Notes: Bacterial RNase P class A from a Gemmatimonadaceae bacterium, 374 nucleotides, folded computationally. The RNAcentral record of the sequence draws on ENA. Lineage of the source: Bacteria > Pseudomonadati > Gemmatimonadota > Gemmatimonadales > Gemmatimonadaceae. Model confidence (mean pLDDT): 77 of 100. Its Rfam family is "Bacterial RNase P class A". By type it is a ribozyme.
RNA sequence: GCUGUCGGCCGGAUGGUCGCGGGUGCGCAAGCACUCGAGGAAAGUCCGGGCUCCAUAGGGCGCGCUGCCAGGUAACGCCUGGGCGAGGAUACCUCCUCGACGGAUAGUGCAACAGAAAAUAGACCGCCGAUGACCCGGUUUAGUGGGUACAGGCAAGGGUGAAAUGGUGAGGUAAGAGCUCACCGCGCAGGUGGUAACACCUGUGGCACGGCAAACCCCAGCGGGAGCAAGGCCAAAUAGGCAGCGAGGGACGGCCCGUCCCGAUCAAGACGCUGCGGGUAGGCUGCUCGAGGGUGUGGGUGACCACGCUCCCAGAGGAAUGACCAUCACGAGGUAACACUCGACAGAACCCGGCUUACAGGCCGGCAGCAUCC
Numbered sequence: 001g002c003u004g005u006c007g008g009c010c011g012g013a014u015g016g017u018c019g020c021g022g023g024u025g026c027g028c029a030a031g032c033a034c035u036c037g038a039g040g041a042a043a044g045u046c047c048g049g050g051c052u053c054c055a056u057a058g059g060g061c062g063c064g065c066u067g068c069c070a071g072g073u074a075a076c077g078c079c080u081g082g083g084c085g086a087g088g089a090u091a092c093c094u095c096c097u098c099g100a101c102g103g104a105u106a107g108u109g110c111a112a113c114a115g116a117a118a119a120u121a122g123a124c125c126g127c128c129g130a131u132g133a134c135c136c137g138g139u140u141u142a143g144u145g146g147g148u149a150c151a152g153g154c155a156a157g158g159g160u161g162a163a164a165u166g167g168u169g170a171g172g173u174a175a176g177a178g179c180u181c182a183c184c185g186c187g188c189a190g191g192u193g194g195u196a197a198c199a200c201c202u203g204u205g206g207c208a209c210g211g212c213a214a215a216c217c218c219c220a221g222c223g224g225g226a227g228c229a230a231g232g233c234c235a236a237a238u239a240g241g242c243a244g245c246g247a248g249g250g251a252c253g254g255c256c257c258g259u260c261c262c263g264a265u266c267a268a269g270a271c272g273c274u275g276c277g278g279g280u281a282g283g284c285u286g287c288u289c290g291a292g293g294g295u296g297u298g299g300g301u302g303a304c305c306a307c308g309c310u311c312c313c314a315g316a317g318g319a320a321u322g323a324c325c326a327u328c329a330c331g332a333g334g335u336a337a338c339a340c341u342c343g344a345c346a347g348a349a350c351c352c353g354g355c356u357u358a359c360a361g362g363c364c365g366g367c368a369g370c371a372u373c374c
Base pairs, nucleotide, nucleotide: 001370002369003368004367005366006365007364008363009362010361012328013327014326015325016324017323018322020037021036022035023034024033025032026031039345043356044355046354047353048352049351050350051227052226053225054224063223064222065221066220067219068082069081070080071079072078083101084099085098086097087096088095089094102218103217107216108215109212110211124158125157126154127153128152131151132150133148134147135146136145166184167183168182169181170180171179185207186205187204188203189202190201191200192199193198231285232284233283234282241276242275243274244273245272246271248262249261250260251259252258292311293310294309295308296307297306298305299304330343331342332341333340
């Protein structure tokens, strides 16, 4: 430098003009000044927490979720490291990716089609027919040889299937078979290393224990419910509720007396007034200083943790977070060269940690291989 693979990061920059939203200050007001104003996913709302209210003696049953081991964390179904398994790269060493990865000698259950047989194994083709039966030949006889495939034996090979009751080789046999032996696998026991998952070694059994738990189930761990439309405070109008009060009102007139009109004169109801109380509209709050960002040092393989310094960074309504100009940069198109055109996905609403999904283009690093130079 190239190729492959894995991981991390960025998501145009600077200046100006105008505009929009929040806050602070000034101003009677109009407004002015200063300051802050989207993302790596703000998305899906899938998982986990904070916070809030409701429920709740304790325990059990039931239900749901999780499931190799260890660690991280507020917590997780997330992350890190390790183990085991599967796949890929590679001559080797080694590296990368993926994983519902507890239990199938606790019990129950399931296995379509095909196939002889699917878990109490079984016999279609096939192999054999030692033994028994029958036939033939030969022999003095006992016996022996050949044949049939009737009884019967076998499961090596073929075939079916997702899966066929250990695998390979040798011995053995009539043919075969863990029937026997060696190695491998498996089970059991012991030992060594490791925190553990697990790995390795030794002995032993002689195959007896097949598959499926993303079937029920068993074991272990975790889990109360609802959500900022949570919740708290203030609180109209109107209509209900409760309590109390009310006998006078009007006209004539400057006012009083007076005169006239209407009403009441038992309670209740109705009516009027006042007060109280609950709810609604509306307003305020919750509300953004936080498991926070940056940086340095230290610990750890790592996720992450500890300490120091430093920074304050949207809080509205469903609505703001933009447009244009200049210069520059990158990429794509375009041109002879300019010019010129275009710029991903997307967008907060209580907050935080994850996962997943979308994304123009660009930068950096680890590992492996190849080429060249020193």